This is a predicted structure of a 73-nucleotide RNA (transfer RNA) from Coregonus sp. 'balchen'. The coordinates come from a structure-prediction model, not an experiment, and the mean pLDDT is 83. Rfam family: tRNA.

[in-house]
């Protein structure tokens, strides 16, 4: 080149056979402690890689481009 999976919160990842996105862990407040861990309770944090098509609507379905993996030679 080519096949193939993949790209959602700071980080690791779910999700939905198309109806408006969540979980640990981090983070910040609070609480208990004499303090500090440990644990509880709360609160922020996303233009679902980009741009395009389909559609009343798209993280999800097409396509194009692109990062990151894997195979082949």
């Nucleotide at each position: 080149a080519c096949c193939u999976g993949u790209g959602u919160a700071g980080c690791u990842c779910a999700g939905u056979u198309g109806g408006u996105a969540g979980a640990g862990c981090g983070u910040g407040g609070c609480g208990c402690u004499u303090g500090c861990a440990a644990u509880g309770c709360c609160a922020g944090g996303g233009u679902u890689g980009u741009g395009g098509g389909u559609u009343c609507g798209a993280u999800u379905c097409c396509c194009a481009c692109u990062g990151g993996g894997g195979g082949c030679c």